SAM riboswitch aptamer (S box leader) from an Anaerolineales bacterium, 151 nucleotides, folded computationally.
Order: sequence, then C1' cells, then structure tokens
RNA sequence: CUCUUAUCCAGAGAGACGGAGGGAACGGCCCUGCGAUGUCUCGACAACCGAUUAGCGUUUAGCAAGUAGCUUUUAGCAUUUAGCUAAAAGCCAAAAGCUAGCAGCCAAAACGGUGCCAAAUCCGACAGAUGUAUUUUCUGGGAGAUGAGAG
Repeated sequence: CUCUUAUCCAGAGAGACGGAGGGAACGGCCCUGCGAUGUCUCGACAACCGAUUAGCGUUUAGCAAGUAGCUUUUAGCAUUUAGCUAAAAGCCAAAAGCUAGCAGCCAAAACGGUGCCAAAUCCGACAGAUGUAUUUUCUGGGAGAUGAGAG
C1' cells in the first nucleotide's frame, strides 16, 4: 500500500513543552492566544485480539464394560409341550454419570497487544423512498477510522 471481515448516535483529561492554526479530503458548521493541532508524562475509558476464571448447552473420544444381554455346548434338576441352575466358548450394547478435548455462547476481570479521551465518523455530499414548497425523516452506497486476518 492492497484485499477480506466486524464495529463506528455509548464512554473517558490533567500537567509539561510549544506558539498557530485545527476538526482526513470538498461545502457547511464548529474548536482555537481563556493557548488549539501536535509531542511527552501520568491518569482514565473501552473490551477488538491473545491469555485467565466461572457458568451454559452442542459435539467428539475415553471410562462406564468385554459388564448387562444374546447364541451354542456340557452337566445337574425338573418336565405333557418346554423350562430352571451352573460352567465353558463365541458375539456384544444402550442410557445416566465421570474425565478430557475442538469450536461456540454468556458473565467477570483488565494481565499482554492495539485503540481511544470536543461536537454521532460534528453534519452533509451519491442513489432510492417519504414529506414539503423549501427543505424533513428513513434506508442503502461512497469516503474514512479502529481491530482481526491475508497478501
């Protein structure tokens, strides 16, 4: 610098330096010698990414278990058919529960990486819808900012 994606009407400032413009760009409208923009220090805000903790439900694997159960053989008992018990061999679960893992949701916290601390991204611009006769409201797009990922 380019691409993808999420968010952008919430939130949060003091000090020092410095001395004129600044709010991205265009038009508005604002901020600013009561010292802006900027730089530094400290503090805050927020919770995008990573890490942590608790919970939720989904799913996978293991344990549950070579257990229950089924089949066959043998032995004993009993018997009208047909059964009961034991042993051996073979086949072989499911559910609850427990453990662990992937990805997800939610809450906490604020440790690390960013970000941010005038005004909705300050508002608009382009397209559509709507209302009006002087400009309203809504939706989408464009541009931009920040995070994450990729090149």